[in-house]
Context: one part of a larger RNA
RNA sequence: UCCAGCGAGUUAAUUUGCAGUGCAAGGUUAAGCCAAAUGGCGGAGCCACAGUGAAAGCGAGCCUGAAUAGGGCGAAUAAGUACUGUUGAUUAGACCCGAAACCGGGUGACCUAACCAUGGCCAGGCUGAAGCGUGGGUAAAACCACGUGAAGGGCCGCACCGUAGAGCGUUUCAAAGCUCCCGGAUGAGCUGUGGUUAGCGGUGAAAUGCCAAUCGAACUCGGAGAUAGCUGGUUCUCCUCGAAAUAGCUUUAGGGCUAGCGUCAUGUUAUUAGCAAGUGGGGGUAGAGCUCUGUAAAGGACUGGGGCCCGCGAGGGUACCCACCCUUAACAAACUACGAAUACCAUUUGUGGAACCAUGGCAGUUAGAACGUCGGGGCUAAGCUCGGCGCUCGAAAGGGAAACAGCCCAGACCAUCGUCUAAGGUCCCUAAAUAUAUGCUCAGUGGGAAACAAGGUGAGACCUCUUAAACAGCGAGGAUGUUGGCUUGGAAGCAGCCAUUCAUUUAAAGAGUGCGUAACAGCUCACUCGUCAAGAGAUCUUGCGUGGAAAAUGUAACGGGGCUAAAGCAUAUUACCGAAGACAUGGACUAUAACAUUUGUUAUAUGUGGUAGAGGAGCGUUCCUCUCGGCAGUGAAGCAGAAUCGUAAGGUUUUGUGGAGCGUGAGGAAGUGAGAAUGCUGGA
Repeated sequence: UCCAGCGAGUUAAUUUGCAGUGCAAGGUUAAGCCAAAUGGCGGAGCCACAGUGAAAGCGAGCCUGAAUAGGGCGAAUAAGUACUGUUGAUUAGACCCGAAACCGGGUGACCUAACCAUGGCCAGGCUGAAGCGUGGGUAAAACCACGUGAAGGGCCGCACCGUAGAGCGUUUCAAAGCUCCCGGAUGAGCUGUGGUUAGCGGUGAAAUGCCAAUCGAACUCGGAGAUAGCUGGUUCUCCUCGAAAUAGCUUUAGGGCUAGCGUCAUGUUAUUAGCAAGUGGGGGUAGAGCUCUGUAAAGGACUGGGGCCCGCGAGGGUACCCACCCUUAACAAACUACGAAUACCAUUUGUGGAACCAUGGCAGUUAGAACGUCGGGGCUAAGCUCGGCGCUCGAAAGGGAAACAGCCCAGACCAUCGUCUAAGGUCCCUAAAUAUAUGCUCAGUGGGAAACAAGGUGAGACCUCUUAAACAGCGAGGAUGUUGGCUUGGAAGCAGCCAUUCAUUUAAAGAGUGCGUAACAGCUCACUCGUCAAGAGAUCUUGCGUGGAAAAUGUAACGGGGCUAAAGCAUAUUACCGAAGACAUGGACUAUAACAUUUGUUAUAUGUGGUAGAGGAGCGUUCCUCUCGGCAGUGAAGCAGAAUCGUAAGGUUUUGUGGAGCGUGAGGAAGUGAGAAUGCUGGA
C1' cells in the first nucleotide's frame, strides 16, 4: 500500500409537537390482588372541564387602586384524554474513537543513589619527608654534611575504574557499541555478598540527577466509558425546497443564547407582497456658495485703536501693526442665506396571483472571498483593513479570458451525427471572412511603464507674406555726422552706464544681431536692389508612432507558428463560427388546474444546478408471526459468468460450480447498509 471481516444517533424515564387508533365533557388507571400465557379486578392518583390574585379569597370574572376611573390577565368564540409510531428537549457515558492530568489501594533499591555489616583486589619502576645514627659545629643549642629510614588524597605506568577528543557505527555487533588517543591507578580508591531508605516519598560531592531501557514527581490495578466549547470519523437510493458567514448580549471573540435568513404543517385575509406610473411628503448628502464659524490671496479708500518719530504743550507725521469698509478672486468631514439625482414614507390607479402575513414543529449559519461603486484608516500603498450599495463564488457545471473559485456570457431533468444565437471570434495550430469600404501606423508599435524630449508622420483651426514677385539660394550694397556722451589705461556698433537711440545721404543700411581685436581692423546679420519663378513661414488643437526602457536555468512582456495597402489600429457594413443558453423531436418527474372519478387523461409552468439543512417516497440485510397445502439431491444457500427488467437503491431468469437448506405475500422487531476515523483484527 492493497484485500477480507469488524467498526459510530442506542436504550430507559419524563416531556413538546405531529400522525394514527379508542373513548369523549370526559379520558385513563398506578402499585397491588385473583387467575394462568396476553384476561379480570383495583379510581388512590394524573390530565381536562374557569379564571384570577403573592395570598386569604372571590369567581365569568379576578387583580391593582380611594375609585363606579384607567390598566393587566381572562370569559363571550368551549375538546380533551389514553395508547402506538415519529420529531425535538431534559436526565443518564447518550453518535463513536482520542488526552495531558486528578484521587485511592498496592508492587518495586536483582538497574541505579546513599548508607550499614562482612570479605576481596591494586605488575613493575621513580622520588626519598619526619625520626634515628655518625661526623662537623656551639658555652649549650640552633645549624651543616654524610648515612640510615621509609612518609605521601607524591611521580611514571599494567590489571582495575573512568570516558575529555576524533573516526566508524546510526533499519547498528549494540534501544549507547567499536577503534585510536586520553584521566585516575594506596585512595574522598575499586569490587563480591547480605541488608536499610518508597512515590504528598526516598537518595543526591546538586545534573531536577537517580529510584528496573520509564522521572519537574515510578509502576500497577481501581474511581472510569474522568472531562475534552478541540481534531478526526459517522455506512443504501430517488424526489421537492434550499440557506448563513449579519445584529444584540456573553471571563465573549474558532463556543453559546435570542433575532435575521431555510424548511415543513396549519390558518386567515382578496384592496396581500412585489413591480410600474401618478400625486403628496420630510430631508440637508453630491453639487454649489461664502451670510454665519474658521482658513486664505491681490488691490483700494477713509475711519478707529496700538507702536514709533517730532514738539514744553496743543498738536503734527508715519514706506509699522491690528480691526472695520469697498472691489476682484478662493477653501472646509465636524461651515450653510442654497440644494439635487437616488433612496424612504403615505396614497391612487394598473399589473400581479401567495412569492405576503400569522401560529406552531425542525434546523443549519454567526472564520467569508474577489470584483464594480460610494466613503473611513493607510502612502487616493497592498491579493491591506473597516463600513454602505450591487453582483458572482461560497453552494454553479457549460462557453470565453492560452492555463486562471470571485472577471465577461450563461444557470446542466434525460436523449438526438437537429436548428438559431450570447460573450468571444473567423491566415495555420483551431470551428468560422486570407470579407467589403475608407483611412492611419513602419515602431513587429500592435504584443508591458511615467515625467520629460524631438524638423517621425496624418487631420483640423488660425495668422502673416506672396505675379505690385513672397520663402530659400546666388550676384551686389550694408554708408555719413561719429571714435554719440559718460566711464576707462583703452571702450571706436559689440566690458559697463546714459538717452530726445538723434540726424544726414539714400534703393537700403540699428548710435547696431552675432563672431572677433589690448583697442582698432576684419567677418556677419537686420535692411535694400538684381536674378529666379509659385507658393512660403509662425502658432494652436488632435490621431498613430520614436526615445526615455537594466536581472538573474532558456527565446520567455502576442498561447505558438507567423503577420506590414496586415493576420496591427480606427470607423462603417454584411456573412459565418460559437455554450449543457433558446428552439425542435421523443421521454421522465414535480406543482397547479380541468375533465373523468377506476385512478387515469389533457393542459399550463418566466417548473426540475445545489453545500449546511428541512420535508417526502422507496430499495436491501438479520430475526419473529401468519400466508402461499410455496421451492429443494430431477440439486437449497453461497460463489462465478451471461441475458434481461426498473429513474435509482436493486430485482428476475439462465449456465457452471456447490452439496442442504431457502424463499413469495401481509405485518412486526432491529446488533440494518462502509471508502476514509495516523480506525481494529487477520492476510498478501